[in-house]
Context: one part of a larger RNA
RNA sequence: UGCAUGUGGUGGAUGCCUUGGCGAUUACAGGCGAUGAAGGACGUGGCAGCCUGCGAAAAGCCUCGGGGAGCUGGCAAACAAGCUUUGAUCCGGGGAUGUCCGAAUGGGGAAACCCACCCCUGCAUAGAUGGCUUUCGAGUAAUGGCACUGUCCAGUGGAGAGUCAUGUAUGCAGGGGUAGCCCGAGCUGAAUUCAUAGGCUUGGUGCGGCGAACCCGCUGAACUGAAACAUCUAAGUAGGCGGAGGAACAGAAAUCAACCGAGAUUCCGAGAGUAGUGGUGAGCGAAAUCGGAAGAGCCUGUGCGAUUUAGCAUGGGGCUUAACAAAACGGCAUGGAAAGGCCGGCCAUAGAGGGUGAUAGCCCCGUAUGUGAAAAGUCCCGUGUGGAACUAGGCGCACGACAAGUAGGGCGGGACACGUGGAAUCCUGUCUGAAUAUGGGGGGACCAUCCUCCAAGGCUAAAUACUCGUAAUCGACCGAUAGUGAACCAGUACCGUGAGGGAAAGGCGAAAAGAACCCCGGGAGGGGAGUGAAAUAGAUCCUGAAACCACAUGCAU
Repeated sequence: UGCAUGUGGUGGAUGCCUUGGCGAUUACAGGCGAUGAAGGACGUGGCAGCCUGCGAAAAGCCUCGGGGAGCUGGCAAACAAGCUUUGAUCCGGGGAUGUCCGAAUGGGGAAACCCACCCCUGCAUAGAUGGCUUUCGAGUAAUGGCACUGUCCAGUGGAGAGUCAUGUAUGCAGGGGUAGCCCGAGCUGAAUUCAUAGGCUUGGUGCGGCGAACCCGCUGAACUGAAACAUCUAAGUAGGCGGAGGAACAGAAAUCAACCGAGAUUCCGAGAGUAGUGGUGAGCGAAAUCGGAAGAGCCUGUGCGAUUUAGCAUGGGGCUUAACAAAACGGCAUGGAAAGGCCGGCCAUAGAGGGUGAUAGCCCCGUAUGUGAAAAGUCCCGUGUGGAACUAGGCGCACGACAAGUAGGGCGGGACACGUGGAAUCCUGUCUGAAUAUGGGGGGACCAUCCUCCAAGGCUAAAUACUCGUAAUCGACCGAUAGUGAACCAGUACCGUGAGGGAAAGGCGAAAAGAACCCCGGGAGGGGAGUGAAAUAGAUCCUGAAACCACAUGCAU
């Protein structure tokens, strides 16, 4: 030095576990916001770092229900001080408070800061006026009352003190208001006579911002494919902008069909990868019709008549937001521990599931089942209201109305499965331009016949799409290099000027019983002792593979 065996170290694979994920199903919900949101900053506890909660009324306040013995959130114990059967902590409904930033909205701003103006209230100070009380003072001119034409009574002009009221100034404190746009009302008001534009004031629970996908409209790529590439494709996709709702859009035929007929829209299955379209390449790709889901039709102008629903009020019921009751087991041995074994019982509308020192129907929480709401929300039903006064309609009668720069055409584009093609149909940038029911549109160039419908106004549930979320349940889904990036204080630490990028990191034990005390050592660490079933379970803690290292023994060199 190598090989082999053994014992250790290092290391953290593997096994087992799961608090976290992933994917579904059903029901609900589908919005929040100037009554200030989402999201934050800063505070807030007896001691208080972080998380959670809350907001100067600050781990909380008030009230109404539930509940019934302990409690003062977690990491996270100890101490201190308290609360509680006069019902606390806790759970649910309603309410109050809610700093500062943020649409942020008084102005500004480098977010959580700076600087204002107006109104109201309170306090302090100063001075003014007036009333009253009181002290001193002045003196017969003026004032008030009674009375009625001149007398009686009160009483004064000036100064001081106290008190009250009014209004002023300054300072401080508290509350409220002051953005823009839109809509309504009022007052004003140019060029320019009237007017209009504009301006000012005032009212509005109007709008603004946020939010995962779904929806509608406007705008709109390229990589790519065509084995290159230009028409074409990708694709009206991605992206951008605007808008809305719990769905949105569409929708009651100027529709299809074919000489038979159907009868709004939407979605699904077929028709069908068919008919077509296409550098006839790559590709793109219908419709009629049939079968299903769902099903609903209507309105417009005026007047009259008899009525109804919604709304509002009230009563009842269902559901949601806390909960309550809830059956039935013992022994023996093993073991640290029984729920496993053996023996003997019981309950079951409950043998779903979880926990308990190993595997529990009968130990605990639950579960089946039954019961339950003061308050709030939601849905349904009944009654009343008023005879329409707010909103929206039906029926009957009478009189009316029937959508023009439109349809169509020329030119240029776009959409239709349809790339200009024989190209109908739809939209329109531009130029034109009808008829009006004795009329007009369509039936894939166009014409005739025939058939069918009535544009140029509007509303409309359901079947359909989605899931940021709430509740319950499930999985031939993962099990810590997996599953979310994140099982752990993770969009954190860290990186970047910034947009942005973005980790690692779970497991003692049934219970801390977390090792008193002694010894070596400065400590770290270790040896005894003790706990424990186990300490080679000792906190770098379950199991503890390999690489790698050391020691012991044997063999070889």